[in-house]
């Protein structure tokens, strides 16, 4: 320098032109194995796990297209593969 691919919550990963789903983290509540606490129990207390709930997105910028865009087009960014 030239081709094709990929950019969507912190971190993965769906949409296929008509309400951005879904796991992982995070917050909250519930409930409890198990521990603290006690001579013991109850009671108070932490709590794994599991349950329910909620927060959390200009969809990489920027323009067109079209009632309507993550999704199509166009130019730029970032990035991986490949070729010269």
């Nucleotide at each position: 320098g030239g081709u094709c691919g990929c950019g969507u919550g912190g971190c993965c990963c769906a949409a296929u032109g008509g309400c951005a789903a879904g796991g992982c983290g995070c917050u909250u509540g519930a409930c409890u194995a198990c521990g603290a606490u006690u001579c013991a129990g109850a009671c108070u207390u932490g709590a794994a796990a599991u349950c329910a709930a909620g927060a959390g997105a200009u969809u990489c910028u920027g323009g067109g297209u079209u009632c309507g865009a993550u999704c199509c087009c166009c130019a730029g960014c970032g990035u991986g593969a490949c070729c010269u």
Predicted 3D model of an 84-nucleotide RNA (transfer RNA) from Ascodesmis nigricans. It matches the Rfam family "tRNA". Gene Ontology term of the family: triplet codon-amino acid adaptor activity. The family's RNA type in Rfam is transfer RNA. The organism belongs to Ascodesmis, within Eukaryota.